RNAcentral holds the full RNA, with entries from ENA. Large-subunit ribosomal RNA, domain II from Runella sp. CRIBMP, 678 nucleotides, folded computationally. Lineage of the source: Bacteria > Pseudomonadati > Cytophagales > Spirosomataceae > Runella. Rfam family: Bacterial large subunit ribosomal RNA. Model confidence (mean pLDDT): 84 of 100.
Context: one part of a larger RNA
RNA sequence: GCCUACGAGUUGUUGUUGCUGGCAAGGUUAAGCAUUUAAGAUGCGCAGCCGAAGCGAAAGCGAGUCUGAACAGGGCGCUUAGUCAGUAAUAGCAGACGCGAAACUUGGUGAUCUACCCGUGGUCAGGUUGAAGUGUGGGUAACACUACAUGGAGGACCGAACCAGUAAACGUUGAAAAGUUUUUGGAUGAACUGCGGGUAGGGGUGAAAGGCCAAUCAAACUGAGAAAUAGCUCGUACUCCCCGAAAUGUUUUUAGGAACAGCGUUGUGGCGAGUCAGUGUCAGGUAGAGCUACCGAUAGGAUGCGGGGGAGUCAAAUCCUACCAAAUUCUGACGAACUCCGAAUGGGCACUGAUAUACACAGCAGUGAGGGCCGGGGUGCUAAGGUCACGGUCCGAGAGGGGAACAACCCAGAGCAACCGCUAAGGUCCCAAAGUAUAUACUAAGUUGAACAAAGGAAGUCCGACUGCCGAGACAGCCAGGAUGUUAGCUUGGAAGCAGCUAUACAUUUAAAGAGUGCGUAACAGCUCACUGGUCGAGCGGGGCGGGCGUCGAUAAUAAACGGGCAUCAAGUAUAUCACCGAAGCGAUGCGAUAGCGAUAUCGGUAGGGGAGCAUUCCAACAUCAGUGAAGCUGUAGCGUGAGCUAUGGUGGAGAGGUUGGAAAAGCAAAUGUAGGC
Numbered sequence: 001g002c003c004u005a006c007g008a009g010u011u012g013u014u015g016u017u018g019c020u021g022g023c024a025a026g027g028u029u030a031a032g033c034a035u036u037u038a039a040g041a042u043g044c045g046c047a048g049c050c051g052a053a054g055c056g057a058a059a060g061c062g063a064g065u066c067u068g069a070a071c072a073g074g075g076c077g078c079u080u081a082g083u084c085a086g087u088a089a090u091a092g093c094a095g096a097c098g099c100g101a102a103a104c105u106u107g108g109u110g111a112u113c114u115a116c117c118c119g120u121g122g123u124c125a126g127g128u129u130g131a132a133g134u135g136u137g138g139g140u141a142a143c144a145c146u147a148c149a150u151g152g153a154g155g156a157c158c159g160a161a162c163c164a165g166u167a168a169a170c171g172u173u174g175a176a177a178a179g180u181u182u183u184u185g186g187a188u189g190a191a192c193u194g195c196g197g198g199u200a201g202g203g204g205u206g207a208a209a210g211g212c213c214a215a216u217c218a219a220a221c222u223g224a225g226a227a228a229u230a231g232c233u234c235g236u237a238c239u240c241c242c243c244g245a246a247a248u249g250u251u252u253u254u255a256g257g258a259a260c261a262g263c264g265u266u267g268u269g270g271c272g273a274g275u276c277a278g279u280g281u282c283a284g285g286u287a288g289a290g291c292u293a294c295c296g297a298u299a300g301g302a303u304g305c306g307g308g309g310g311a312g313u314c315a316a317a318u319c320c321u322a323c324c325a326a327a328u329u330c331u332g333a334c335g336a337a338c339u340c341c342g343a344a345u346g347g348g349c350a351c352u353g354a355u356a357u358a359c360a361c362a363g364c365a366g367u368g369a370g371g372g373c374c375g376g377g378g379u380g381c382u383a384a385g386g387u388c389a390c391g392g393u394c395c396g397a398g399a400g401g402g403g404a405a406c407a408a409c410c411c412a413g414a415g416c417a418a419c420c421g422c423u424a425a426g427g428u429c430c431c432a433a434a435g436u437a438u439a440u441a442c443u444a445a446g447u448u449g450a451a452c453a454a455a456g457g458a459a460g461u462c463c464g465a466c467u468g469c470c471g472a473g474a475c476a477g478c479c480a481g482g483a484u485g486u487u488a489g490c491u492u493g494g495a496a497g498c499a500g501c502u503a504u505a506c507a508u509u510u511a512a513a514g515a516g517u518g519c520g521u522a523a524c525a526g527c528u529c530a531c532u533g534g535u536c537g538a539g540c541g542g543g544g545c546g547g548g549c550g551u552c553g554a555u556a557a558u559a560a561a562c563g564g565g566c567a568u569c570a571a572g573u574a575u576a577u578c579a580c581c582g583a584a585g586c587g588a589u590g591c592g593a594u595a596g597c598g599a600u601a602u603c604g605g606u607a608g609g610g611g612a613g614c615a616u617u618c619c620a621a622c623a624u625c626a627g628u629g630a631a632g633c634u635g636u637a638g639c640g641u642g643a644g645c646u647a648u649g650g651u652g653g654a655g656a657g658g659u660u661g662g663a664a665a666a667g668c669a670a671a672u673g674u675a676g677g678c
């Protein structure tokens, strides 16, 4: 993992509500007793309970009563229907749908493991070092001291047994629930060890690691309280039909729970309240706009109260000022907490029309983590698949087509069937259904062809309007000229058009020629340009502006972001047009269910509410089947929307089903479910 079996809303009691039934201003017995044909039934039993009257704290009064001075007002009542069973749903109390803690309390069992202690025993190959003491000699006044012997100390040294466990490898469903191999530490000691004994669970023991106390330790194991509790997690079993949510508000030792309300469903009720559209009417201060209409803020100008600075020999009068600047004014312009103004939409009310809800009471819920997108806002960075509230929408609980794939983007709401048709979004070269469609342009970048990109740069290219030059000859090319004063002046070693500075309307000769556009020289020289003539012969390779498509800007991990192949007068882009394809949409055909008298309408669906059924086991009654073959297993065929049912072949070898009722240990795919098997 699979298969088989088992596996979760039950039972008792007390309420509430619905339905069915009995009796009814009444209803009903409980325990118990008697009879009996005995899962039981019938009779007796009226103790008790509910109802028939309420109000008040009470005395009390009573269809009223309480408050009150009240014959006022107000509160609660009255003008009647209950009660006892059965059944369904649900609530309370009980383990209360099932499984699940960590823990707590109480009584016991453990020191054969291990920690420490007590008693009594045992063990430590071999080798090394050589303390004290002692002896002899030397030495001293005597000691001290010293040499050599002797001696055999030590938590001494090396190293087996023994004890330990340093490092590495292996082992990791192991040979082993802690080992093996190599290596390593101690090895006469605070050593190791046998046997017997002691300390017990908030307790022991601990050279102390929260270690150890029987593979269990920040409180052992075990019986019981006990089915502890679990606002938590997981699981919760057959079918079909109708409706169908919520993720909000208030409160909460409350925030993943709950109560009440909101939203769902079922029943009952009176009724037409609900919704939409039109018309009329009413309130409003948003969008926008505006501001010498207020408040606040604000750029430039005019004027300049006041101030700063200066002059006036000081002080003052007075004067000046490219300074600051109130107020006023002109031009421009801003504001969620500004408004002289001011919509649309939305809202209230009335009427008319259309439609079919809305509301109240009662039973039962679920929900109270929401999310994306669009719009107008707050917050944030006009960040976020961010966050908060509002309006809409969809997902949630929604299948189908498109978007390559993709909950919420586009189209569109699936009762069932089928090899009918038309369309939507989106598409029509091939993958792949349908145009290699038509017309006219653009693009050369594979731009593009289904993510996205800026400031800025550029004789890319097309279009538009404008402007300059042009048969008195433009633009480009070619031929020729491009001079003189003069090497302008200054500077400088030099500066001659061309290092630098200054001036520049320099002047002359000219068809034209700068005191010089660039290259060049040390400086000259040289080449060239502006400018002019000739040649050529028609528009310009003159200028800016606006628009279309493109280009660079362009950096991330596969060729890897057209879905791929691929595509260039496209299969790209733009405009226009006609066909076609394309969905569970729409139409047509057949059928079913729900609502309704019908016409007709409706039938996606999670939580959840309601309805109708199938199957299993047992019981009662009735009628049946079975060795001429029951149940079970297995194959085939048929019936039913389905759960399922029926017939029959084989196997099997003794019981079994049908109808109508009744009663439940009554349906498994999941619970890291339990047991067995594979």
Stems, first nucleotide, its partner, number of pairs: 001678006011094013026050003032044005054061002064076004097235002100232001104225006115199009124189001126158003129154001133150006162186003167182004201217001203213003238613006248261005262367002264364006274355009288341001289339002295335002299331004306324002308321004370395006377388003400411003415591003420587003426581003429565003435578001437577006448567002456552002460549005466543002468540002477535005483508003488502003514529001518527002592603004614667001616664007624656002632651008